[in-house]
Molecule: Bacterial RNase P class A
Organism: Minisyncoccia bacterium
RNA sequence: AUAGUAUUCUAUGUAGCUACUACCAGUAUUUUUAUUGAUAGAGGAAAGUCCGGACUUCAAUUUGGCUUCGUAUUAACGAAGUAGAUACCAACGAAAGUUGGGUGGGAGUGAUCUCACGGAUAAAAGGGCAACAGAAAAUAUACCGCUAUAGCAAUAUAGUAAGGGUGAAAUGGUAGUGUAAGAGACUACCGGCAAAGUAGAGAUACAAUGCGCAUUGUAACCCCUAUCUGAAGCAAGAUACUAAGGUAUCGCAUAGACAGAUGGCUACAUAAAACAGAAUCCGGCUUAUGGAAUACUAUAUGU
Numbered sequence: 001a002u003a004g005u006a007u008u009c010u011a012u013g014u015a016g017c018u019a020c021u022a023c024c025a026g027u028a029u030u031u032u033u034a035u036u037g038a039u040a041g042a043g044g045a046a047a048g049u050c051c052g053g054a055c056u057u058c059a060a061u062u063u064g065g066c067u068u069c070g071u072a073u074u075a076a077c078g079a080a081g082u083a084g085a086u087a088c089c090a091a092c093g094a095a096a097g098u099u100g101g102g103u104g105g106g107a108g109u110g111a112u113c114u115c116a117c118g119g120a121u122a123a124a125a126g127g128g129c130a131a132c133a134g135a136a137a138a139u140a141u142a143c144c145g146c147u148a149u150a151g152c153a154a155u156a157u158a159g160u161a162a163g164g165g166u167g168a169a170a171u172g173g174u175a176g177u178g179u180a181a182g183a184g185a186c187u188a189c190c191g192g193c194a195a196a197g198u199a200g201a202g203a204u205a206c207a208a209u210g211c212g213c214a215u216u217g218u219a220a221c222c223c224c225u226a227u228c229u230g231a232a233g234c235a236a237g238a239u240a241c242u243a244a245g246g247u248a249u250c251g252c253a254u255a256g257a258c259a260g261a262u263g264g265c266u267a268c269a270u271a272a273a274a275c276a277g278a279a280u281c282c283g284g285c286u287u288a289u290g291g292a293a294u295a296c297u298a299u300a301u302g303u
Base pairs, nucleotide, nucleotide: 001299002298003297004296005295006294007293008292009291010290012269013268014267015266016265017264018263020041021040022039024037025036026035027034028033043275047286048285050284051283052282053281054280055233056232057231058230065082066081067080068079069078070077071076083229084228085227086226087225088101089100090099091098092097102117103116104115105114106113107112118224119223126222127221128218129217130216140171143164144163145160146159147158148157149156150155172190173189174188175187176186177185191213192211193210194209197206198205199204237250238249239248240247241246
């Protein structure tokens, strides 16, 4: 200097003139209304309407969402069924979520980014499926091949699962011993499992010991375990008036509109442009977007 990665900030400022809206005060006006002054007046996402909550009304009042039954008698106990959501660990949080961490996988030269994670003999229960291909898909196995015997040969019998093939997946891996040929059959290392130990809040990790030890995948198949859950929604609703239809006020504001206000000009400064406009309120998530800053990575050049 260029290109990237991650994080943070900002979304023009000051002054004047003029225009619009709200509220307060004053003046004028029969009212409507007009006018003067002061104060305030649209975002980081106001967008999407995805998630949660406050709030309002309704329903219900044991069993913790919903339904049914039994005991019992106004307070409870028990049972059965059924709908949805969540699911590695910890902290924060009302929740939704956020942040950090762990294990396994993927992308990148890298800084970094991203996906998944309760349970399948292995804490506690079971079931289903895996088309086609393949010899064989879980109480699963011999197509090719290898070895032995018989045979002129084709071939037959027996052994084998190391090599090859099929497949998403074929029952641990490498090397050796051994064997007729082989095989955890045995040995070493790796891997797996188990209880104890150390570190940690924990998910987990680590070294040693023991055991030849491992019957695949799928639960976004049925299901099991644990936890949580009433419905509708501000045009919700409340009050008053009206025969009713409806109307008015409130809900409703440190902006509070309701066919819905905040614009324009001038001067100076400046990185000041984009995406874009509140509608009951609050907390998240997602999407759109101009500029500035910091740290780190890669490349090139110089010192």